[in-house]
Context: one part of a larger RNA
């Protein structure tokens, strides 16, 4: 920009993805075969690889969580803390995002068919699957499963608004499981969108201070403590103030 001005919900022209092995159980030691071996067909069960989704459970990470420690410089000095040293080194770990992790898929069943086997049957009084004509028949084609889709310019369809002061869209702010911008998705006070605070889960592992015992280093008690990024539920204390634009006019 188009599709006569919008919101909202659809149909699918068309296009895309998937379509996989493998071992075991049984049919059955049956068919078969002198025996040795050993079936098809058909029902069942397992795993594998691949692939989507997810994060209850396992595991990883998880640099502004929490502890433990070392050297040094600082807060005069004890304590107690702060920087800095690869996140300073180790042990842990919420949320997220991950597999190594949990669930799910792959099926079945139509049509039409290839190779192929067949009915019917002439040209050719026999024969013949073809010549006219009818079946059967694959992981393969076309549906059927999932996704995208009306720039499908044939621009489709529905429901509701709408056109001289209005639908509706935006800028702008607060964000977000969205995300390179931009989109897309939740709010902007007739408000829980972010932050703060409350509580809560959950993570660390019992803080500071003081008191008891100890020569001390330390223990213990107070203390299932004290700290806390992202969960969750609740609260207008704070910021979303006020406001502008554009939009059909036939």
């Nucleotide at each position: 920009c188009g599709c006569g001005g919008a919101a909202g919900g659809u149909u699918g022209a068309g296009g895309g993805a998937a379509c996989u092995g493998u071992u075991c159980u049984u049919u059955a030691g049956u068919a078969c075969g002198a025996g040795a071996g050993g079936a098809c067909c058909g029902a069942g069960a397992a795993c594998a690889a691949c692939g989507a989704a997810c994060c209850u459970c396992u595991a990883g990470u998880g640099c502004a969580c929490c502890a433990g420690c070392u050297g040094u410089c600082c807060u005069a000095c004890c304590a107690a803390g702060g920087g800095c040293a690869c996140c300073g080194c180790u042990g842990g770990g919420u949320a997220g995002c991950u597999a190594c992790g949990u669930u799910c898929g792959g099926c079945a069943c139509g049509g039409a068919u290839a190779a192929a086997c067949g009915c019917u049957g002439a040209a050719a009084g026999c024969a013949u699957c073809u010549a006219a004509g009818c079946g059967u028949g694959a992981a393969g084609c076309c549906g059927u499963u999932c996704c995208c889709a009306a720039g499908a310019u044939u621009a489709a369809c529905c429901u509701u608004c709408g056109u001289c002061a209005u639908a509706g869209a935006g800028c702008c702010c607060u964000c977000c499981g969205a995300g390179a911008a931009c989109a897309g998705g939740a709010g902007g006070u007739u408000g829980a969108u972010a932050g703060g605070u409350g509580g809560u889960a959950g993570a660390u592992g019992u803080a500071c201070g003081g008191g008891u015992c100890g020569c001390g280093a330390g223990a213990c008690c107070u203390u299932u403590a004290g700290u806390c990024g992202a969960g969750c539920c609740a609260u207008a204390c704070u910021a979303a103030u006020c406001g502008c634009u554009c939009a059909a006019u036939g």